Notes: Predicted 3D model of a 74-nucleotide RNA (transfer RNA) from a Patescibacteria group bacterium. It matches the Rfam family "tRNA". Rfam describes the family as follows. Transfer RNA (tRNA) molecules are approximately 80 nucleotides in length. By type it is a transfer RNA. The RNAcentral record of the sequence draws on ENA. The coordinates come from a structure-prediction model, not an experiment, and the mean pLDDT is 80. The organism belongs to Bacteria candidate phyla, within Bacteria.
[in-house]
RNA sequence: GGUCGGUUAGCUCAGUUGGCUAGAGCGAUUCAUUGACGUUGAAUAGGCCACAGGUUCGAGUCCUGUACCGACCA
Numbered sequence: 001g002g003u004c005g006g007u008u009a010g011c012u013c014a015g016u017u018g019g020c021u022a023g024a025g026c027g028a029u030u031c032a033u034u035g036a037c038g039u040u041g042a043a044u045a046g047g048c049c050a051c052a053g054g055u056u057c058g059a060g061u062c063c064u065g066u067a068c069c070g071a072c073c074a
Stems, first nucleotide, its partner, number of pairs: 001073007010026004019057001028044005050066005
């Protein structure tokens, strides 16, 4: 330098054929349970989906560029 894949909650990851402006597990906080801790149960908070632009009535999803991470080729 080239090809391909990835970037979504604090962490690990889903997200189908573009259509209710987004979920799970773990973790955090609160409450119940306990003499206390743990376990268990319930609830809550936490995201403008890496960044910028484009297409569309509508984009996490499609297209282009950039950044970062990884694999392969040279």